[in-house]
This is a predicted structure of a 73-nucleotide RNA (transfer RNA) from a Candidatus Omnitrophota bacterium. The coordinates come from a structure-prediction model, not an experiment, and the mean pLDDT is 81. The source organism's lineage runs through Bacteria, Pseudomonadati and Candidatus Omnitrophota. It matches the Rfam family "tRNA". By type it is a transfer RNA.
RNA sequence: GCCCACGUAGCUCAGUUGGUAGAGCAGCGCUUUCGUAAAGCGCGGGUCGGGGGUUCAAAUCCCUCCGUGGGCU
Numbered sequence: 001g002c003c004c005a006c007g008u009a010g011c012u013c014a015g016u017u018g019g020u021a022g023a024g025c026a027g028c029g030c031u032u033u034c035g036u037a038a039a040g041c042g043c044g045g046g047u048c049g050g051g052g053g054u055u056c057a058a059a060u061c062c063c064u065c066c067g068u069g070g071g072c073u
Base pairs, nucleotide, nucleotide: 001072002071003070004069005068006067007066010025011024012023013022019056027043028042029041030040031039049065050064051063052062053061
């Protein structure tokens, strides 16, 4: 220098026919217990890496940049 994959909640990830952003774990509250843990129920938490474009509508499609990993020379 070229090519490929990935970037979504604190962490690990889902979401791919474009149509209200989700799960598990973690956190907080409640129930249960003499108490703790476990278990059950609930709650909060997101500029979907940045910018631009297409569209009535974009995490999703297009362009560009940034970051991470891998491959080739």